[in-house]
Molecule: Archaeal signal recognition particle RNA
Organism: Candidatus Woesearchaeota archaeon
RNA sequence: GGGAGAGCUAGGCUGGCGCGCUAGUCCUGCGUUGUUACCGUGAACGGACUUCACACGGAGCCGAAACCCUUGGAAGGGCCGACUUCGUUUUGUUGGUCCUGAAUGCCUUUGCUGACGGCUUGUCCCAUGGGAUGGACUUGCCCGGAACCAGGUCAGAUCCGGAAGGAAGCAGCCUUAACGUGUAAUCUCCAUGUUCAGGGGGUUGCAAGCCCGAGAAGCUUUCAGGGUAAAACCAAUGGAGCAGGUUUGGUUCGACCGAUGGGUGUGCCCC
Numbered sequence: 001g002g003g004a005g006a007g008c009u010a011g012g013c014u015g016g017c018g019c020g021c022u023a024g025u026c027c028u029g030c031g032u033u034g035u036u037a038c039c040g041u042g043a044a045c046g047g048a049c050u051u052c053a054c055a056c057g058g059a060g061c062c063g064a065a066a067c068c069c070u071u072g073g074a075a076g077g078g079c080c081g082a083c084u085u086c087g088u089u090u091u092g093u094u095g096g097u098c099c100u101g102a103a104u105g106c107c108u109u110u111g112c113u114g115a116c117g118g119c120u121u122g123u124c125c126c127a128u129g130g131g132a133u134g135g136a137c138u139u140g141c142c143c144g145g146a147a148c149c150a151g152g153u154c155a156g157a158u159c160c161g162g163a164a165g166g167a168a169g170c171a172g173c174c175u176u177a178a179c180g181u182g183u184a185a186u187c188u189c190c191a192u193g194u195u196c197a198g199g200g201g202g203u204u205g206c207a208a209g210c211c212c213g214a215g216a217a218g219c220u221u222u223c224a225g226g227g228u229a230a231a232a233c234c235a236a237u238g239g240a241g242c243a244g245g246u247u248u249g250g251u252u253c254g255a256c257c258g259a260u261g262g263g264u265g266u267g268c269c270c271c
Base pairs, nucleotide, nucleotide: 005270007268008267011062012061013060014059015033016032017031018030019029023050024049025048026047027046038058039057040056041055042054066264067263068262069261070259071258072257073256076253077252078251079250080249081248082247084245085244087242088241089240090239091238092237093236094235095234096233097232098226099225100224101223102222103221105219107218108217109216110215117211118210119209120208121207122206123205124201125200126199128197129196130195131194132192133191134190135189136188138185139184140183141182143180144179150175151174152173153172158167159166160165
């Protein structure tokens, strides 16, 4: 100095990538790919960090092993574009939804217990007249009704007087005015959730009577004419935007596999 074996230590491995997030890295999240191949705790209004860019704790394997770069292939992903299809939003045009007429139908309903149509009347409105009801005015009757300021009669008391007598007069009693309650009535006037009579008007609807005697109404579809295009809805069609999918092109990242080349490292001890 070289080789083989045993032990040790530094160290390495136990996944990577894309998207998302971020100034950036890693993790948690989603997707993808690969392996013989780790575990627990934390964290999307998130967590730990700063270019050697998760933190803490544990386990296994290898062990001077290894790690990194370059290059070829490559699953798959991201981004951009094209085509096609479908969805959705918005906008424009045309037609329909309305009316009239005609036609149509294995359609529905109704009709000789009378369709369509016609006539009359009622229901409705107007004014007139009679009644009814209510009210007003007037009058009569019953009852009540004046502390004094109404009348009559006025005990007692008061006043005048010698007395006889006289005067004014409260309460009480009688009467009454205004007024009040009730009631009745003729006339007059006003009104009506009222009724009758005749008259006039109206009659879409409903009802009744009469005449006539077989259709009538709705709906579907089609045609013709008219109307509206204010809004809404439906159908057809054109434009624009957005999102998804299929196919395809470009670009970029790229697990994983292969190749050789390069870089770092290749330590300690025993036999």